[in-house]
Context: one part of a larger RNA
RNA sequence: CUGGGCGUAAAGCGCGCGUAGGUGGUUUGUUAAGCGAGAUGUGAAAGCCCCGGGCUUAACCUGGGAACGGCAUUUCGAACUGGCAGGCUAGAGUGUGGUAGAGGGUAGUGGAAUUUCCUGUGUAGCGGUGAAAUGCGUAGAUAUAGGAAGGAACACCAGUGGCGAAGGCGGCUACCUGGACCAACACUGACACUGAGGUGCGAAAGCGUGGGGAGCAAACAGGAUUAGAUACCCUGGUAGUCCACGCCGUAAACGAUGUCUACUAGCCGUUGGGACUCUUGAAGUCUUAGUGGCGCAGCUAACGCACUAAGUAGACCGCCUGGGGAGUACGGCCGCAAGGUUAAAACUC
Repeated sequence: CUGGGCGUAAAGCGCGCGUAGGUGGUUUGUUAAGCGAGAUGUGAAAGCCCCGGGCUUAACCUGGGAACGGCAUUUCGAACUGGCAGGCUAGAGUGUGGUAGAGGGUAGUGGAAUUUCCUGUGUAGCGGUGAAAUGCGUAGAUAUAGGAAGGAACACCAGUGGCGAAGGCGGCUACCUGGACCAACACUGACACUGAGGUGCGAAAGCGUGGGGAGCAAACAGGAUUAGAUACCCUGGUAGUCCACGCCGUAAACGAUGUCUACUAGCCGUUGGGACUCUUGAAGUCUUAGUGGCGCAGCUAACGCACUAAGUAGACCGCCUGGGGAGUACGGCCGCAAGGUUAAAACUC
C1' cells in the first nucleotide's frame, strides 16, 4: 500500500462555522471529456509462452504464431457520470401566524442562612471527637432578643423535566439578543451534504493587572491517632473560590458511540405544538418535534444495541495497526510562565 477496523479489545478531533477538495434531487434538449464498439498506425530485435525443425538427447540454436496489459489518430453510439442551455418542486431556504424554554448578555432588585460588629438579657462553660486535646470564655463567651455591615449562593417549585453545537445554564424584574418547534398557505428554485488547512467557542485548575473577600479551603501551623503519620479526624488558616479586562486551551471535554440522508415489527411513559371525537373530562384517538423504559428482525466476541441503532445502505471527514520505552526526546509552532500541540528512535519483552 491493499485489506480490516474505531460503544467496552488499538482507534471518533471537546464542539461549531467554513475555504479548497470530494459528493450531489427531478426533467427536456444538446455536447461527446469520461464510457462502450470498430478501424488504422505504432508497440525494434532478442527473451518469456505455444506449435514445429536442427545438433544421437538436453542445454543450445533456429522457423512460425501468440503476447507486448500500452499510446496516438480516426469513425460510430449516447444509457450512465461530466459540460452547456432551459424547465420542475419532493431537498434546502424565505415570508405569515402562533408556542415552549435554567439559551446568551447588561442593569436593577428580594428573602432565608453563615460570619463579623454594636446594644440588651444572662452565667460558666462553649466547641469538638471513636475518645480527647489544641482553640474560644469571668477583660463575660456559648445561648437568646434587637440593630448594622458585607460577601457568596439561590431551599421548596424540581421532574431518566426544559434549553444550548459542545463546554454548560436554576431567586425575581426590565432591556438587548441567538436558536428550535408547530400550523396552513405563498414565494425562491438544488441555492445542498461533508469539510484537509483556517477560524471561533471551550469546565475546573493555573497565570497577569486592578478590585473584592462572608463561607469554604490547597499550602502552612497546632492538637490527636500511630511503631512512624510529611495522611485519614479536630482547631485555626493563606493563595484560590467572586468581579472587570487579558491569557491559558486542557478533562473519564463520556453516549468512552463524528456529521448528514434514506429505509426497517410493536408496546408503555413523559415534554412542546396541532387536528379530530364524544360520554366536556384530571377524557380519548390521530399526528408532529424532542426525551426515557422494554422489545422483534437484524447486528455483535460477548455484554448488549435495537426508528435517539451498535440494523440495512450512501456521501464526506477524523483516527487505529503488539506491550514497554512514550504522548517522552529532539526540532518547529503557540504561551508571561505553567505548559500545550505536532511527534520519533535506540533498546527491551
Background
Predicted 3D model of a 349-nucleotide part of an RNA (small-subunit ribosomal RNA, central domain) from Marinobacter nitratireducens. It matches the Rfam family "Bacterial small subunit ribosomal RNA". Its mean pLDDT, the model's own confidence on a scale to 100, is 90. Lineage of the source: Bacteria > Pseudomonadati > Pseudomonadota > Gammaproteobacteria > Marinobacter. The sequence was found in a public genome assembly.